[in-house]
Predicted 3D model of a 572-nucleotide part of an RNA (small-subunit ribosomal RNA, 5' domain) from an uncultured bacterium. RNAcentral holds the full RNA, with entries from ENA. Its Rfam family is "Bacterial small subunit ribosomal RNA".
Context: one part of a larger RNA
RNA sequence: GACGAACGCUGGCGGCAUGCCUAACACAUGCAAGUCGAACGGGCUCGUAGAGCAGGACUGAGGAUUCAGGACACAGGAUACAGGGGCAUCCCUAAAUCCUGAAACCUGAACCCUGAAUCCUGCGCUGCGCGCUAGUGGCGGACGGGUGAGUAACGCGUGAGCAACCUGCCUUUCAGUGGGGAAUAACGUUUGGAAACGAACGCUAAUACCGCAUAACGUAUAUUUACGGCAUCGUAGAUAUACCAAAGGAUUUAUUCGCUGAAAGAUGGGCUCGCGUCCGAUUAGCUAGUUGGUGAGGUAAAGGCUCACCAAGGCGACGAUCGGUAGCCGGACUGAGAGGUCGAACGGCCACAUUGGGACUGAGACACGGCCCAGACUCCUACGGGAGGCAGCAGUGGGGGAUAUUGCACAAUGGGCGAAAGCCUGAUGCAGCAAUGCCGCGUGAGGGAAGACGGUUUUCGGAUUGUAAACCUCUGUCUUUGGUGACGAAACAAAUGACGGUAGCCAAGGAGGAAGCCACGGCUAACUACGUGCCAGCAGCCGCGGUAAUACGUAGGUGGCAAGCGUUGUCC
Numbered sequence: 001g002a003c004g005a006a007c008g009c010u011g012g013c014g015g016c017a018u019g020c021c022u023a024a025c026a027c028a029u030g031c032a033a034g035u036c037g038a039a040c041g042g043g044c045u046c047g048u049a050g051a052g053c054a055g056g057a058c059u060g061a062g063g064a065u066u067c068a069g070g071a072c073a074c075a076g077g078a079u080a081c082a083g084g085g086g087c088a089u090c091c092c093u094a095a096a097u098c099c100u101g102a103a104a105c106c107u108g109a110a111c112c113c114u115g116a117a118u119c120c121u122g123c124g125c126u127g128c129g130c131g132c133u134a135g136u137g138g139c140g141g142a143c144g145g146g147u148g149a150g151u152a153a154c155g156c157g158u159g160a161g162c163a164a165c166c167u168g169c170c171u172u173u174c175a176g177u178g179g180g181g182a183a184u185a186a187c188g189u190u191u192g193g194a195a196a197c198g199a200a201c202g203c204u205a206a207u208a209c210c211g212c213a214u215a216a217c218g219u220a221u222a223u224u225u226a227c228g229g230c231a232u233c234g235u236a237g238a239u240a241u242a243c244c245a246a247a248g249g250a251u252u253u254a255u256u257c258g259c260u261g262a263a264a265g266a267u268g269g270g271c272u273c274g275c276g277u278c279c280g281a282u283u284a285g286c287u288a289g290u291u292g293g294u295g296a297g298g299u300a301a302a303g304g305c306u307c308a309c310c311a312a313g314g315c316g317a318c319g320a321u322c323g324g325u326a327g328c329c330g331g332a333c334u335g336a337g338a339g340g341u342c343g344a345a346c347g348g349c350c351a352c353a354u355u356g357g358g359a360c361u362g363a364g365a366c367a368c369g370g371c372c373c374a375g376a377c378u379c380c381u382a383c384g385g386g387a388g389g390c391a392g393c394a395g396u397g398g399g400g401g402a403u404a405u406u407g408c409a410c411a412a413u414g415g416g417c418g419a420a421a422g423c424c425u426g427a428u429g430c431a432g433c434a435a436u437g438c439c440g441c442g443u444g445a446g447g448g449a450a451g452a453c454g455g456u457u458u459u460c461g462g463a464u465u466g467u468a469a470a471c472c473u474c475u476g477u478c479u480u481u482g483g484u485g486a487c488g489a490a491a492c493a494a495a496u497g498a499c500g501g502u503a504g505c506c507a508a509g510g511a512g513g514a515a516g517c518c519a520c521g522g523c524u525a526a527c528u529a530c531g532u533g534c535c536a537g538c539a540g541c542c543g544c545g546g547u548a549a550u551a552c553g554u555a556g557g558u559g560g561c562a563a564g565c566g567u568u569g570u571c572c
Base pairs, nucleotide, nucleotide: 001571002570003569005568006567007566008565009564012441013440014439015438016437017436018434019433020399025397026396027395029394030393031392034139035138036137039136040135042133043132044131046129047128048127049126050125052123053122054121055120056119057118061114062113063112065110066109067108068107069106070105074101075100076099077098078097079096083092084091085090146352147351148350155277156276157275158274159273160272161271162270165269166268170265171264172263173262174261175260176259177258178212180210181209187202188201189200190199191198192197218243219242220241221240222239223238224237225236226235227234228233248257249256250255278324279323280322285315286314287313290312291311292310293309294308295307296306297305327349328348329347330346331342332341333340334339354375355374356373357372358371377388378387379386380385405431407430408429409428413427414425415424416423417422444474445473446472447471454465455464456463457462478513480508481507482506483505484504488499516561517560518559519558520557521542522541523540527556528555529554530553531552537544538543
């Protein structure tokens, strides 16, 4: 000088950072990875329309029968005034009257039957629409976040190589997207189990699955030409044969999002090599898939990576092997530098996810919040069997000298899914706690000598505290109260802020609310008095203390630093 610090005393504010270094100890609880209904069949809710069934309410209607009353008209018959015709019998017309008939109408009453309309409720069915969704399916859960146990290694750093490789999403280009099939969840029925979770039978859809067609600048083999190289060979072209693909959705019918094959790019990864990368020789020999070859298998890919056979090699005092320690780096601290020490936070790489092992899926994992097995531990149990994994964010116990909230929000940045709206996001943005650190500010400024009182000291004259205080005049940073009040918001016109009524600004009030810690023998800035008497004690080193202690304790004074100051630990 530095610190992810701790402890003692003290403590006003703000900004920015940082905060389990120990037990990779065990974990209650909540959250931390979902999303897409514009891939699919269902289910549910709601709305709407239709027909149906059932029930209810209310009003009112219709029909049949009977009775009573009324009115008009009709038919038949009789009489006949009047009129006409006729010689007459008579005929015609016909007012009016009477009788009969059945039918119909109106009104009222009684009784019986029928069933419409309207409204409401419920039920199931069908069509359409909005919404939600367990399941099938797609993409993402391999990113982001944590930790440093292991690892002395091509793990990391740096520089090369791959004529030995892969690469979802993204960009560019070319070509295509034809026609079929069989299932299976969901669902239904039955059923097992305490639960976790199943079983059988039946039904069904798809961008799920499987054949067929099409087929090259693809793959494989063969022949061949040209050029090149780094040994196997590579690149470009030609010919022949064989093989391999697809999926649809939305729609305003314009398109758009997809799908398949191929060629490039970009990004991300895989592998190999040169050099560098701690301590110990009181670790000197180590090694059998070991070293190499041939062949085969395997992989995206070279390779003992694995296997069969063959050979006997390979490494090592230029330190093998063994043991100990340790994640590596950009960097951080220190130092004039060389160097030394460290690897918290931030960034890159690696490794790990209760311990050990294994594979599956997938472009990518041998996968923290996936699966299987084994071990330990914890929990549930009906004892038959099951469930779990905070080294994610908070939080708990424990360990420890020691390290924080079971907070707010997706407003911003970024990520996943989606056509989008949007949903999710303990990433992130913020807030809370801690003087843990750095930086800034304040605790007042000017005047003020009777050099007050008090304290300390004294040679009793004084000296000092000390312009310090009082007192006067001011100021208002911080603080308090009130008012106002953001940027961060952009993507698209609008809307949209967790922080936050925060920062800032304005006004008002009043010196009011805000200083301690350590040291004072020398190193080392800063001295006297009293107490104590080799006691009590101090101390980093030298050393102080045994009766005048500037070194112990207290007081006054002084010095240093200051919201801190000392001590301890560690490194230079």